Fluoride riboswitch aptamer (crcB RNA motif) from a Terriglobia bacterium, 61 nucleotides, folded computationally. Taxonomically the source falls in Terriglobia (Bacteria, Pseudomonadati, Acidobacteriota). Its mean pLDDT, the model's own confidence on a scale to 100, is 77.

[in-house]
């Protein structure tokens, strides 16, 4: 490169894992926010709730 055959209940939710619940999606769902553009700058490990686990501050030892 070509020919045939199959069609998983699976994927997604702006940075890691897990548990629950929501919610979307198969022709895709998803791929953050300001700044006329650009340079630049902001917030957060969550779609939400809990844990761990990096991260960033403060106090104590």
């Nucleotide at each position: 490169g070509a020919u045939u055959u199959c069609g998983a209940c699976g994927g997604c939710g702006a940075u890691g894992g897990a548990g629950u619940u929501c919610g979307c999606c198969a022709u895709a769902a998803c791929c953050g926010c300001c700044u006329g553009a650009a340079c630049g700058g902001c917030u957060g490990a969550u779609a939400a709730c809990u844990c761990c686990u990096a991260c960033a501050g403060a106090a104590u030892u």